The prediction has a mean pLDDT of 80.
Predicted 3D model of a 75-nucleotide RNA (transfer RNA).
Its Rfam family is "tRNA". By type it is a transfer RNA.
RNA sequence: GCCUUGUUAGCUCAGUCGGUUAGAGCGCGGAGCUCAUAACUCCAUGGUCGUUGGUUCAAGCCCAACACGAGGCAC
Numbered sequence: 001g002c003c004u005u006g007u008u009a010g011c012u013c014a015g016u017c018g019g020u021u022a023g024a025g026c027g028c029g030g031a032g033c034u035c036a037u038a039a040c041u042c043c044a045u046g047g048u049c050g051u052u053g054g055u056u057c058a059a060g061c062c063c064a065a066c067a068c069g070a071g072g073c074a075c
Base pairs, nucleotide, nucleotide: 001073002072003071004070005069006068007067010026011025012024013023019057027045029043030042031041032040050066051065052064053063054062
């Protein structure tokens, strides 16, 4: 330098063929339970969907460039 792939909540990840309000588990906070802690139960808390632009009536999803990570090829 080229190719492939990934980037969504604090963490790990879903998200179908583009369509109604973007989700789960864990975690953080509060309460219950207990002599107490853990476990368990309940409540609450969560987002610039990497960035910018484009296509579209409509984009997490399609297209392009760039940034960062992973793998491969070449030198």